[in-house]
Context: one part of a larger RNA
RNA sequence: UGACGGGGACCCGCACAAGCGGUGGAGCAUGUUGUUUAAUUCGAAGCAACGCGAAGAACCUUACCUACCCUUGACAUACCCAGUAUGGAUUUCAGAGAUGAUUUCCUUCAGUUCGGCUGGCUGGAGUACAGGUGCUGCAUGGCUGUCGUCAGCUCGUGUCGUGAGAUGUUGGGUUAAGUCCCGCAACGAGCGCAACCCUCGCCGUCAGUUGCUACCAGGUAAUGCUGGGCACUCUGGCGAUACUGCCGGUGACAAGCCGGAGGAAGGCGGGGAUGAGGUCAAGUCAUCAUGGCCCUUACGGGUAGGGCUACAAACGUGCUACAAUGGUGGUUACAGUGGGUCGCAACCUCGCAAGAGGAAGCCAAUCUCAAAAAGCCAUCCCAGUUCAGAUUGUCCUCUGCAACUCGAGGGCAUGAAGUUGGAAUCGCUAGUAAUCGUGGAUCAGCAUGCCACGGUGAAUACGUUCCCGGGUCUUGUACA
Numbered sequence: 001u002g003a004c005g006g007g008g009a010c011c012c013g014c015a016c017a018a019g020c021g022g023u024g025g026a027g028c029a030u031g032u033u034g035u036u037u038a039a040u041u042c043g044a045a046g047c048a049a050c051g052c053g054a055a056g057a058a059c060c061u062u063a064c065c066u067a068c069c070c071u072u073g074a075c076a077u078a079c080c081c082a083g084u085a086u087g088g089a090u091u092u093c094a095g096a097g098a099u100g101a102u103u104u105c106c107u108u109c110a111g112u113u114c115g116g117c118u119g120g121c122u123g124g125a126g127u128a129c130a131g132g133u134g135c136u137g138c139a140u141g142g143c144u145g146u147c148g149u150c151a152g153c154u155c156g157u158g159u160c161g162u163g164a165g166a167u168g169u170u171g172g173g174u175u176a177a178g179u180c181c182c183g184c185a186a187c188g189a190g191c192g193c194a195a196c197c198c199u200c201g202c203c204g205u206c207a208g209u210u211g212c213u214a215c216c217a218g219g220u221a222a223u224g225c226u227g228g229g230c231a232c233u234c235u236g237g238c239g240a241u242a243c244u245g246c247c248g249g250u251g252a253c254a255a256g257c258c259g260g261a262g263g264a265a266g267g268c269g270g271g272g273a274u275g276a277g278g279u280c281a282a283g284u285c286a287u288c289a290u291g292g293c294c295c296u297u298a299c300g301g302g303u304a305g306g307g308c309u310a311c312a313a314a315c316g317u318g319c320u321a322c323a324a325u326g327g328u329g330g331u332u333a334c335a336g337u338g339g340g341u342c343g344c345a346a347c348c349u350c351g352c353a354a355g356a357g358g359a360a361g362c363c364a365a366u367c368u369c370a371a372a373a374a375g376c377c378a379u380c381c382c383a384g385u386u387c388a389g390a391u392u393g394u395c396c397u398c399u400g401c402a403a404c405u406c407g408a409g410g411g412c413a414u415g416a417a418g419u420u421g422g423a424a425u426c427g428c429u430a431g432u433a434a435u436c437g438u439g440g441a442u443c444a445g446c447a448u449g450c451c452a453c454g455g456u457g458a459a460u461a462c463g464u465u466c467c468c469g470g471g472u473c474u475u476g477u478a479c480a
Stems, first nucleotide, its partner, number of pairs: 001480002003477003007474007015464002019428005026320008034311002042053002064306007073129001077128003080124005087106003092101003109119003131295002134293003140289002142284003145280001147278001152191006158167003171182003197272004203239006211230002215228004243266001246260005322421001326380006338369003343362002347358004387418001392413007434456007
């Protein structure tokens, strides 16, 4: 100087407390361990691994296993020889296919010294080499997680100390903040904080179609449907607004704090992006790159089939429930993100339905996905039920070359556990929790996951003694 303490003082955080809803019990989905297996590819491991890499494992993906094939190789560069641009479609046979043999057709470059001579391409023989998701994340780059959006981490000059170092950065107040004020052998500065960026909330202005419709006119069973119109809504560019600016109190005359006015908004207005110096030999050699090591007729390459989907058991994360604040049937309003031409599809017909057959419009503020759901009315009357829906049988639909292993969906039948969950444990402080539906990425198909969107919309916080994590000062130490 640090680190540590079941030392002290002060301060903060959904850390506790106060509340609301869960998890832990059930069934299922999903990840992991374990076991099994020819293989169940690999990685991730307290917080910070476990709906994680994976924003889509039937084939492909795919790295694993089995079998069958290839060996200058699927891919790159160079040398030698032969042929010739070349590329595409196709017949038959063997085969699981890769592949091997075979038939036919179309197409056929530029330069040129007219020589396959050059470029290019194909085939062959080798040789340098290719190739490796093989090992080492404890050899590395890059990227990432975490403490933590915590308020810290440092430097120059000066001063003090023999020196390591100290001071500044400590102290008194204050703040979300090393934020600001005051004091001080310090005076300044840098990286962080804050602000500058995006978005939501109020207003103005400009613009007015695909949006809107107050007013005028036309038309309809009805509808901005049509012609005017751009007021309003809305869209999206610019601007303006909030600064403790004003008043009162308090404070050290300071920084600030408390209350009030005005205001759409008030003291950081809400949300996002933004992550200092470092810590964990944290994670990743399987995104990529890369040192070293290893394989080279195989640890490389191709193909078919299988596996990653196994199942005594254990754990994590979720979904659906156990019901009456509910189930079922009927009825009926109001959203906001988004997506769409290899696509979204109105509407009509058929089907109980999944869906099918036709088909207008739309490269979309124009057409479309699209029905929002919680709401209201009727019924059920507390039961393993008109709760719950697992499981199983059977018949279908769709995607796709192909749903056996192993997809999703529909109809009929079947109707399991489950009556609110032990010890323990998680999230959340406001348009939040809870609850309700909607969209998107990936994607042929497949979502209870992920990312986003809006609707309805709470309770509680006395307080900081205690648990956990963190910050500042101080103290002890046989630790570095």

This is a predicted structure of a 480-nucleotide part of an RNA (small-subunit ribosomal RNA, 3' major domain) from an uncultured bacterium. The full RNA is in RNAcentral, with records from ENA and SILVA. Model confidence (mean pLDDT): 81 of 100. It matches the Rfam family "Bacterial small subunit ribosomal RNA".